Small-subunit ribosomal RNA, 5' domain from a metagenome, 557 nucleotides, folded computationally.
RNAcentral holds the full RNA, with entries from SILVA.
Context: one part of a larger RNA
């Protein structure tokens, strides 16, 4: 000298971009963070429309008994509507968060897998007949204090279960070919197993119809089986990856074989027999997520791993395994601990290392905001819906950049202040005063652009079709959608008005004087000032350096 996720003192005017729980992986009120399909089902509340009874009120008419148009409550009932819950789908294995643990194929980097899986998407082939029993929701009964559980009854599907077929595909057998030892390829086989779901849009004959549809053709969106694929995942291996020898011997499922079990798949990954082997900076202790990078330095190198972006690990603590392409699953379940709450004391309820916020403990780290407009994910055919991701806005000089805090003139060199040889000399063109300017800040006014479109509405071409319908594709014109925000950014008015400080001046090190004090008080990065003329202590003038900052202390090169 640079440099930080910094703190601390003094001071502090505006903007842009970044940035902000580094320690207790401590403990948590309360809100929100994954929900979507009614074009898979059965059902179906509220409201809106209608019609009918009752009561009540009441224009007007009345023969004074009473009619009564119309109103408003209640109740039944028919469309219309579709809300809560419930079955089923697919999603919750992403996306957020931390860095405990882990010195390990965990990470980098590069290679293998003839040892593999792979939902949703993309391309091909072939199919998508026929049937059955149920369970919830709902209605009843019952126990509970509560969470919530039970017993009977009723249903419906893309939910379950059989059966038909088999392009194909597992396995098995023969036959041929080829590697690289387990093997692989193709050809056969009257050899065995292996599927399936509707839903919606339109529609000229023709057929049935309980007149509501339905078949029948068609589109479009799924279903099942099979082959690539494309991203994903998993598993092997070489080399790289800190410090201790005051850790010198370590290891029995260990090392290797068989044969069996398990897994998507290889293997001590398990088992059971067999052989006795393996390792050797091994084994043990310490500390620590790796990494693209960042920071420093001229480079080697050295220090570090926050934000951003890959990968890994975790999710009160330890364990388990269901479901599922996909997890041993942050906001799933089950089982022991701890520890908060509820409780009729029998039992139950939870889990912020998401976003806010709260307490603690600390030298320290921030709104319990606002929006899905935007990108992007999840569902949906869509319209949509939902998203503490994001996108905003806010606090903090926490950090970089940039602006301003005024410009020109302007000596009898005013007056104060400080110094003094008393002459004067500095402070200083500084101010004062004249004469402009208007960035930022205030206050009025204007009003953009982030939108690209999905979608609706007109409409042209074209694909499929029996079809000029309907759907898909390419276009063109139209509409509608902003959280930031009445924001930026523009203009306009007034007016030098609202806007500088720290730090240091012995030497290193730019910058000196004079008072006080007197080894006192203190000062100090090192050398060292202070004991009566201290340029080293205070304090004043002055000077010098940075400047919305300046020092200082901590770490790093």
């Nucleotide at each position: 000298g640079a440099a930080c996720g910094a703190a601390c003192g003094c001071u502090g005017g505006c903007a842009g971009c970044g940035u902000g729980g580094a320690u207790u992986a401590g403990g948590c009120a309360u809100g929100c963070a994954a929900g979507u399909c009614g074009a898979a089902c059965g059902g179906g509340a509220a409201g809106c429309c209608g019609u009918c009874c009752u009561u009540u009120c009441a224009a007007u008419c009345u023969u004074c008994g009473g009619a009564g148009a119309g109103a408003a409550a209640g109740g039944g009932u028919g469309g219309u509507g579709g809300a809560g819950a419930g079955u089923g789908g697919c999603g919750a294995a992403a996306g957020g968060g931390u860095g405990a643990g882990u010195a390990a194929c965990g990470c980098g980097u590069g290679g293998g897998c003839a040892a593999u899986c792979u939902g949703c998407c993309c391309u091909u082939a072939a199919g998508u007949u026929g049937g059955g029993g149920a369970c919830a929701a709902c209605c009843u009964c019952g126990c509970g204090a509560a969470a919530g559980c039970g017993g009977g009854g009723c249903u419906a599907a893309u939910a379950c279960c059989g059966a038909a077929u088999a392009c194909g595909g597992u396995c098995g057998g023969u036959u041929g070919a080829g590697g690289c030892a387990u093997c692989u390829c193709a050809a056969c086989c009257u050899g065995a197993c292996c599927a399936a779901a509707g839903a919606u849009g339109g529609g000229g004959a023709c057929c049935c119809u309980u007149c509501g549809g339905g078949g029948c053709c068609u589109g479009u969106c799924g279903c099942u089986u099979a082959a690539g694929g494309a991203g994903g995942a998993g598993c092997c291996c070489g080399c790289g990856u800190c410090c201790c020898a005051u850790c010198a011997g370590c290891u029995u499922g260990u090392u290797g074989g068989u044969a069996g079990g398990g897994u998507a798949a290889c293997g001590g990954c398990c088992u059971a027999c067999c052989a006795a082997g393996g390792c050797u900076u091994a084994c043990g202790g310490g500390u620590a997520g790796c990494u693209g990078g960042u920071c420093u330095g001229a480079g080697a190198g050295g220090a570090u791993g926050g934000u951003c972006a890959g990968c890994c690990a975790c999710a009160c603590u330890g364990g388990g395994a269901c479901u599922g392409a996909g997890a041993c699953a942050c906001u799933g379940c089950c089982c022991a601990g701890a520890c908060u709450c509820c409780u009729a004391c029998g039992g139950g309820a939870g889990g912020c290392u998401g976003c806010a916020g709260u307490c603690g403990a600390g030298g320290a780290u921030c709104a319990u905001u606002c929006g899905c407009a935007a990108u992007g994910c999840g569902c949906g055919a869509a319209a949509g819906c939902g998203u503490g991701a994001c996108g905003a806005u806010g606090c903090g000089a926490c950090g970089c950049u940039g602006c301003g805090u005024g410009g020109a003139g302007g000596a009898u060199g005013a007056a104060g202040g400080c110094c003094u040889u008393c002459g004067g000399g500095u402070u200083g063109u500084a101010a004062a005063c004249u004469c402009c300017u208007g960035u930022c800040a205030u206050g009025a006014g204007g009003a953009a652009a982030a939108a690209g479109a999905c979608g609706c509405c007109c409409u042209g071409c074209u694909u499929c079709u029996a079809a000029u319908a309907a759907a898909g594709g390419c276009g063109g014109g139209g509409u509608u959608c902003g959280a930031u925000g009445g924001u930026a950014c523009c203009u306009c008015a007034a007016g030098a008005g609202g806007a500088a400080g720290c730090c240091a001046c012995g030497g290193c090190u730019a910058a000196c004087u004079c008072u006080g004090u007197g080894c006192c008080a203190g000062c100090a990065g090192c050398c060292g000032c202070g004991g009566u003329a201290a340029u080293a202590c205070a304090g004043a003038g002055g000077u010098g350096g940075c400047a919305a900052g300046c020092g200082u202390u901590g770490u790093u090169c």